[in-house]
RNA sequence: GUUACAUCAAGAGGAGUUGAGGGACCUAGCCCUGUGAAACUCCGCCAACCGACCUUCGGGCACGGUGGCAAUGCUGGGAUCGAUGAGGA
Numbered sequence: 001g002u003u004a005c006a007u008c009a010a011g012a013g014g015a016g017u018u019g020a021g022g023g024a025c026c027u028a029g030c031c032c033u034g035u036g037a038a039a040c041u042c043c044g045c046c047a048a049c050c051g052a053c054c055u056u057c058g059g060g061c062a063c064g065g066u067g068g069c070a071a072u073g074c075u076g077g078g079a080u081c082g083a084u085g086a087g088g089a
Stems, first nucleotide, its partner, number of pairs: 002088002005085004013043005021032003025078005044069003049065003053060002073081001
C1' cells in the first nucleotide's frame, strides 16, 4: 500500500520551538486561529482495539503495543469517502 471485519453522538491540557493556517476530499455553510493555526518535542490526561495478568466467566485491570485530548467524522449534500484497531493475502 491492499483487503474483509469492528468502532467513530462519550471522554481527555499545560509548556517549549515555530510563525499562518486549520477543521481528510468536492460543494454550500459554519466554526477555530498572532489572546498563536498546522507541525515537531516534553510532561500530563482520556479511553480500553490487541497482548499480558486476574476472574464468580458477567467482567476486572491499565503493565506492554496502538490510538486519542474544539464543535456528532462540526453540519447539509456527494463520492461510497475518511480515521483508528487487530487480522488475512
About this RNA:
Predicted 3D model of an 89-nucleotide RNA (SAM riboswitch aptamer (S box leader)) from an uncultured Actinomycetes bacterium. The prediction has a mean pLDDT of 89.